[in-house]
């Protein structure tokens, strides 16, 4: 300090998600030592049990127990002493200690305040006199299971009551009145007493008042969660007099007045929460929190209550109600762990029923002391944090083993082992601080005092106090000896291979892996990161400028109210004076200690602990300053307003009037259609439409003008006039003198659709009807037609109400238009120039994600309002307000996803545009698609019909040729180191003849043979047998793959370097205007250049030339039947070189170019004709079965042989052909001309046989020599006569022929006989542009034999192209898009299915809560007829006072009726959400095939359709307007 994730790819918005820090933590795996913290967050749920507050004998009667004394009759008595149970009595229990349930202000934090109390202390003053009654204990006697308790009687006191005194206490009417005490214990010279003892004195109690500390109680002002879907609350409520109470002010409470207080700055009501120094995070600002630890608060089993007391409405009190629980003898009692352990329950989850008062504090005590679960130790726990440690060095043969491999090797790795050292920590043993100060006895010094008693202050001497603890530490011994896991390794993120697994099983923070080669599951191997931990999980900040105060934003991404007016509210010209509220400065007080910096110090270091500073950013007073805000005051005039004079205008609003159309009536004329559509068809008409003329009625709407023209705040607003009237402008002077802006709430005003009452109804038209259209068609299209559409009045208040741009007001280059108003020039204009006020175009600078905006801002800056915060559920539901309804309007949450969105961008796509081309259409010829066969594919079917190829770009394809074989298929039958490769042993040459068995593979008998090289051992080749290593697979994956090959397409494309634009992706270049077959070529131009294709270069064909002449060739020459032979090299012809064409000329077009047209030569003319040649790429195109490969399977089979048989089946479709359907013909006779192969396992002549197939012969040829081999159509005669034939030939009988081990499943051909469909072919649909199409025939290759196929090769030889609207492919600009797996794209709704979460809902069941009653315990005030009473007073009667009862006021539980609210559940039912390969249509997204949206309204199985008004956030043409060149 960033990173992933939306997309094909970017920028941006914007969510999600990670990396860090952290915790009281928990779970998982692992686990050595120590220091130091921490350790019920959940049930304030309930407790067994033991402890947690006692002490004082120096206050008082005493004397249970203990121990020690004295008497002692020895039984025993004696408080006589230490002491002390249990009682009176004092203090203290109100502190410590625990907990957060309640509490949103009786609270808490900070800073004042005043009307207050205070026990122990300190501090200075005064006093402590001198009376009285009782009680407890105890005794007796009783009652109860118990807890307890009654009655009678003794008894003391620092208990209790009077009298006396008393201040500066308190009252007060100012005269006066009231009002206290308590003694103890220690000492001790005189006096005094019998003794006690008085008396003296110390000490310490106690009374009164004063101040102080510290506490503590009150009051004010600021702060301090959430909701407005909680908007009004309040009767003791606000204040006042007067009283009462209280320690105090106060309605804190009571009478009486008065009617107030609070409250958008959030009252009241709901929900949640103890708060606070702090603690985490964070650069801060913040945000989250509020364990430990320290400050206040509140509770103490729930509820109320008070007593006692300095203090409590009291955690270990107490009275009462209520739930529990427990003991009972059933009458009746007894309890409160949110004290320390501890136990059950709860939960993920948190610990000993330890030791100890040694220390630090606390209580009571003169004080020893006691008591202390505060506390200090120790015990569990890796819960946090800090520290060490498991060793160290050295050690290549780079051991063994494991992992891997390209089989070489790598790597765990100096790792280990060996060596040589070390001993920290853990074990033994042995030393050994500090934590202790203090008590205590005694000596001294001072003080007190009459005192050398006492005490109390100081010093000094002995004496002695440790739970921790077997402390810390510090020495010795012994051995490397006891001690390492955890988690990750696809990217974020550091770290990779191998095996398993096969969308399974699992991972997974987010993005995503897994569907046979998983660096993502799982295991090993290695590696990274931490490290006694390590990861998960929770959870809180960061990062998140993702609520933004610091520090966002609203044309298009979410987000400007549809529009004024206005209130509060915010803010707010100009001078000047005053003030000092803000503001600034300074000074004090405060800011608690801890903590958190800083800087010392102290445990070996750290954590930790201790000192010191600083900080505590704040609050309060006080002093100053006076610029700016703020307040008072004067002033001014520049905002603003107002007066006068013009001026434009569809501004509003009432009342009139005027044409031209529609339509409907009357009437005429007239006669068959008329209307309407892409086509029709309902509909209207012969009872006279339509058509045309006249005449009437009504009603709505205003044609040119008409304009990115006016007006108005916005919907809006348009025929003309009259009257009412609001607003802008312009002009020039006066006048008022910040009167301004904005503007939550309020409020008016607001298109269309609806709504209500009435009217009016021509046109037009929701709904509905009917024809059409369709698969359907609730629809587009037609015919009708009703609400509505108008008016009047009164609702509604929504719309793409849009400039998706809130209102003001300032500043900020120019150009060009238009409208209304002024003003100025001249050259008087259909000029020009200036201001102003709207209304538009472009366009600097700047903004902006980009697009764009750009003085009319989306620029700079300010003022105030409004609105946003991921998509979906949802603008929905509850609920509230409004409405007559429809609804409108405020406005969520469970749930679920990582993504939605904007802008551009590159393809690709359109039933968009444009330009261009292609046997693409088109304009010819000839098919196919009907027959019949042939072959292939599908399907069947079979044991098997092997296997692959499947739209163009599979289907006469892989096959250039299945009867065995080929062959993979299937039946059978057989082998297992194998049919075939390499190694190693043994033995044999090898090979090789013959006979049985079998179907054959086999098997078994047999006959011949003994080579070849040698160092004489042997070896090489080959055969048999053995033995493993391995052979072997036409098993699978063409989606692991390489090669090769189809396609788009022989289409013009496809890139790249450097430059330059642009935030980027991208773009330019490749665009443009010409041209071309072509990105071909030229011209222009931020682009200049380059490469792959195109073309050229190669082959071959067409012209001619040279060379060279043999088997081709013969024109002249001899001879010949005969190029036969001599010869000949011209000719053809062969084959090797070269010439030739290049828009080269001419002319015209064109821009002077590139080209293009025409010509003219030429054998050929604009690529001459054809072939080879295939850009980046695309189709997971095809092939693992040509081959070659990874991987994965079989391994006495999925490998190898062998016979048979299947690949040849046949109801049936398709797909390429062959031959017909005849006379342009068939058939018979005769005739002629080719090119290009191929031939020794081979073509084979010539003769003879044989109707032929073909036999027989073998000459000649290794081929310009011989042969295959006759070329056919043509050509000439002749017949058939339009017919299922003298057309076609299937198919069937019968003879044969060749090949060949073998033609039956299943060949070819031949000859005789048979003679079938078929008469030109339905929708469709295929090839062809010149030597082509038709249309003949000939070779090959493959092969033993089998072509109609394939592949060549000649012979004849045509027809028609007007052009590019149309189909189809395709190229290039451009345009929209919600497509990118790219329209075979994306997507939307109903129905069904399952899950889930929520809204209604008769209701049901809890929870709180207002209100109006009931009820009324204990208690506390008041009353008090009743009972009872020790202190005082008495005139002895009784009285004051009290206690008990009674009773009223309050008032807790609890009851009743009625509301509100909330939480859970309900049959049923509404939508939503997610899922899976449903179903049903295609709404959208390209002109998405009717452009889409928005409000409304009706209608419809659904999406949706349709009416009205609005919007552009529509494509495409046309106009018009502008602008740039």
């Nucleotide at each position: 300090a960033g990173a992933g994730u939306u997309u094909g790819a970017u920028c941006c918005u914007g969510g999600c998600u990670c990396a860090g820090a952290u915790u009281g933590a928990a779970c998982g795996c692992c686990g050595g030592c120590g220091g130091c913290a921490u350790g019920c967050c959940u049930u304030a749920c309930a407790c067994a049990u033991g402890c947690a507050a006692g002490u004082c004998g120096a206050a008082c009667g005493g004397u249970a127990a203990c121990a020690g004394g004295u008497c002692u009759u020895c039984g025993g008595a004696u408080g006589c002493u230490g002491a002390c149970g249990a009682g009176u009595g004092g203090c203290g229990a109100a502190c410590g200690g625990g907990u957060g349930a309640g509490u949103a202000a009786u609270a808490u934090a900070u800073c004042g305040g005043a009307a207050c109390a205070u026990a122990c202390c300190c501090u200075a003053g005064a006093g402590u006199g001198g009376g009285g009654g009782a009680u407890a204990a105890c005794g007796u006697a009783g009652c109860g299971a118990a807890a307890g308790u009654u009655a009678c009687g003794c008894u003391a006191a620092u208990a209790c009551c009077g009298c006396a005194u008393a201040c500066g206490a308190u009252c007060u009417a100012a005269g006066g009145a009231u009002g206290a005490a308590a003694g103890u214990g220690g000492g001790g010279g005189a006096u005094c007493g019998c003794a006690a003892g008085a008396c003296c004195u110390c000490a310490u109690g106690c009374u009164c008042g004063u101040g102080g500390a510290g506490c503590g109680g009150u009051c004010u002002a600021u702060g301090u969660u959430a909701g407005a879907u909680u908007a009004g609350c309040u009767a003791g409520u606000u204040g006042g007099u007067g009283g009462g109470g209280u320690a105090a002010a106060g309605g804190c409470c009571c009478a009486c007045c008065a009617a107030g207080g609070c409250a958008a700055c959030g009252a009241u009501c709901c929900g949640u929460a103890g708060c606070u120094g702090g603690u985490c995070u964070g650069a801060g600002a913040g945000g989250a929190u509020g364990a430990u630890c320290a400050g206040c608060c509140a509770c103490a089993c729930u509820g109320g209550g008070a007593c006692u007391g300095a203090g409590a409405c009291a955690c270990g009190g107490c009275c009462c109600a209520g739930a529990c629980u427990c003991c009972u003898a059933c009458g009746g009692g007894a309890g409160g762990c949110a004290g320390c352990a501890g136990u059950g329950g709860g939960g993920a989850a948190u610990a000993u029923u330890g030791g100890a008062c040694a220390a630090u504090g606390g209580g009571c005590g003169c004080a020893a002391g006691c008591c202390u679960g505060a506390u200090c130790c120790a015990g569990c726990a890796a819960u946090a944090c800090c520290g060490c440690g498991u060793g160290u060095a050295u050690g290549a043969a780079g051991a063994a083993g494991g992992c891997u491999c390209u089989a070489g090797g790598g790597u765990c790795g100096u790792a280990a082992a060996g060596u040589a050292c070390u001993u920290u920590c853990a074990g033994a043993g042995g030393g050994g601080a500090g934590g202790a100060a203090a008590g205590g006895u005694u000596g001294u010094a001072g003080u007190u005092u009459a005192a050398u008693a006492u005490g109390c202050u100081g010093c000094g001497a002995c004496u002695g106090u440790g739970a921790c603890g077997u402390u810390a530490c510090c020495c010795u011994c012994a051995g490397a000896a006891g001690a390492a896991g955890c988690a990750c390794c696809g990217g974020c993120u550091a770290a990779c291979u191998c095996c398993g697994u096969g969308c399974c099983a699992g991972c997974a923070g987010c993005c995503g892996c897994g569907g046979u080669a998983a660096u993502a599951c799982g295991g090993a191997g290695g590696g990274u990161g931490c490290a006694a931990g390590c990861g998960u999980u929770a959870a809180u900040c960061g990062g998140a400028a993702u609520u933004a105060c610091u520090g966002g934003g609203c044309g298009u991404a979410a987000a400007g109210c549809g529009c004024g007016c206005g209130u509060a509210g915010g803010c707010g010209g100009a001078u000047u004076g005053u003030u000092a509220a803000g503001u600034c400065u300074c000074a004090u007080g405060u800011g608690a200690a801890a903590g958190c910096c800083c800087u010392g110090g102290g445990c070996u270091c750290a954590a930790c602990c201790u000192g010191g500073g600083a900080a505590c950013u704040g609050c309060a007073u006080g002093g100053g300053a006076u610029a700016c805000u703020g307040g008072c005051a004067a002033u001014c005039u520049a905002g603003a307003a107002u007066a006068c004079a013009g001026u434009a205008g569809a501004g509003g609003g009432u009342a009139g009037u005027g044409g031209a159309a529609u339509u409907u009536c009357a009437g005429g004329u007239g006669u068959a259609g008329c209307g309407g559509u892409g086509a029709a068809a309902u509909g209207c008409g012969u009872a006279g439409a339509g058509a045309u003329c006249u005449g009437a009625a009504g009603g709505a709407a205003u044609a040119c003008c008409a304009g990115u023209g006016g007006c108005g705040a916005a919907g809006g607003c348009g025929g003309c006039c009259c009257c009412c009237u609001g607003g802008a402008u312009u002009g020039a002077u006066a006048c008022u003198g910040a009167c301004a802006c904005u503007g939550a709430g309020g409020u008016g005003c607001g298109a269309a659709a609806g709504c209500g009452u009435g009217g009016g109804g021509a046109g037009c038209a929701a709904a509905c009807a009917g024809g059409a259209u369709u698969a359907g068609a609730u629809a587009c299209c037609c015919u009708g037609g009703u609400a509505g559409u108008c008016c009047a009045c009164g609702c509604c208040g929504u719309a793409a109400a849009c400039g998706a741009u809130g209102u003001c007001a300032a500043c900020u280059a120019g150009c060009c238009g238009u409208u209304g108003g002024g003003g100025g020039g001249c050259u008087u204009g259909u000029c020009c120039c200036c201001u102003u006020a709207g209304u538009g175009g472009c366009g600097c600078a700047g903004c902006u994600a980009a697009c764009g905006c750009g003085a009319u801002a989306a620029g700079u800056a300010g003022a105030c309002c409004g609105c946003c915060u991921g998509g979906g559920g949802a603008g929905u539901a509850c609920g509230g307000u409004c409405g007559c309804a429809a609804g409108a309007u405020u406005a969520a949450a469970a749930c679920u996803c990582a993504a939605a969105u904007g802008a551009a961008u590159u393809g690709a796509c359109g039933g968009g545009g444009g330009c261009c081309c292609g046997c693409a259409c088109a304009a010819g010829c000839g098919g196919u698609g009907g027959a019949g066969c042939a072959u292939g594919u599908g399907g069947u079917u079979u044991a098997a019909u092997u296997c692959g190829a499947u739209g163009c770009a599979a289907c006469g394809c892989g096959a250039a040729g299945a009867a065995c074989c080929u062959u993979a298929c299937c039946a059978g039958g057989u082998c297992u180191u194998g049919a075939c490769a390499u190694c190693c042993u043994g033995c044999g040459a090898a090979c090789u003849u013959a006979c049985u068995a079998g179907a054959g593979a086999u098997a078994g008998u047999u006959u011949g043979g003994u080579g070849c090289c040698u160092u004489c051992g042997g070896g090489a080749a080959c055969g048999c047998a053995g033995u493993g290593a391995c052979a072997g697979g036409u098993g699978c994956u063409g989606c692991a793959u390489g090669g090769c090959u189809g396609u788009c397409g022989u289409c013009a494309g496809c890139u790249c370097g450097u430059g330059u634009u642009g935030u980027g992706a991208a773009a330019u270049g490749u665009u443009g205007g010409g041209u071309u077959a072509a990105g071909u070529c030229c011209c222009g131009u931020a682009a200049c250049g380059a490469g792959c294709g195109c073309a050229a270069c190669c082959c071959u064909u067409g012209u001619c030339c040279u060379u060279a002449u043999u088997u081709g060739c013969c024109a002249g020459c001899a001879c010949g039947c005969g190029u036969g032979u001599g010869g000949g090299a011209a000719c053809u012809u062969u084959a090797a070189g070269g010439a030739g064409a290049c828009u080269g000329c001419c002319g015209g077009u064109g821009a002077c170019a590139a080209a293009c047209c025409g010509g003219a030569g030429g054998a050929a003319g604009g690529u001459g004709g054809g072939g080879a040649c295939g850009a980046c790429g695309u189709c997971a195109a095809g092939u693992c079965a040509u081959c070659a490969u990874g991987g994965c399977c079989c391994u006495u089979a999925c490998g190898a042989c062998c016979u048979g048989g299947g690949c040849u089946a046949c109801a049936c479709a398709c797909g390429u052909g062959c031959u017909a359907c005849a006379a342009u013909g068939g058939c018979c006779g005769g005739u002629a001309c080719a090119g290009a192969g191929g031939g020794u396992u081979g073509c084979a002549a010539a003769g003879c046989c044989g109707c032929g197939a073909g036999g027989u012969g073998g000459a000649g040829c290794c081929a310009a020599u011989c042969c295959c081999a006759g070329a056919a159509a043509g050509c000439c005669g002749g017949u058939c006569g339009u017919a299922g034939u003298u057309c076609g030939g299937a198919u069937u009988g019968g003879a044969g022929u060749c090949u060949g081990c073998a033609a039956c499943u299943c060949g070819a051909c031949u000859c005789c006989a048979u003679g079938a469909a078929g008469c030109c072919g339905g929708a469709a649909u295929c090839g062809c542009u010149a030597g082509u199409a038709a249309u003949c025939g000939c070779g090959a290759a493959u092969c033993a034999g089998a072509a109609u196929g394939u592949c060549g090769c000649g012979g004849u030889g045509a027809a028609u192209a007007c052009g590019u609207u149309c189909c189809c492919g395709g190229g290039c600009c451009u345009u929209g898009u919600a497509c990118a797996c790219a329209c075979c794209g994306c997507c939307c709704g109903u129905c069904a299915c399952a899950c889930c979460a929520u809204g209604g809902g008769a209701g049901u069941g809890g929870g709180u809560u207002g209100c109006a009653a009931a009820a009324g315990a204990a208690g506390u005030g008041g009353g008090u007829a009743g009972a009872c009473u020790a202190a005082c007073c008495u005139u002895c009667g009784g009285g004051a006072g009290g206690u008990c009862g009674c009773u009223c006021a309050c008032c807790a539980c609890u009851u009743u009726g009625u509301g509100a609210u909330u939480c859970a559940u309900g049959a049923c039912u509404g939508g939503g959400g997610u899922g899976a390969a449903g179903u049903c249509g295609u709404a959208a997204c390209a002109a998405g095939g009717u452009a889409g949206c928005c409000c409304u309204a009706g209608g419809g199985g659904a999406a949706c359709c349709u009416g009205g008004g609005g919007c552009u956030g529509g494509a495409u043409c046309a106009c018009c307007u502008c602008c740039u060149u």
Molecule: small-subunit ribosomal RNA
Organism: uncultured prokaryote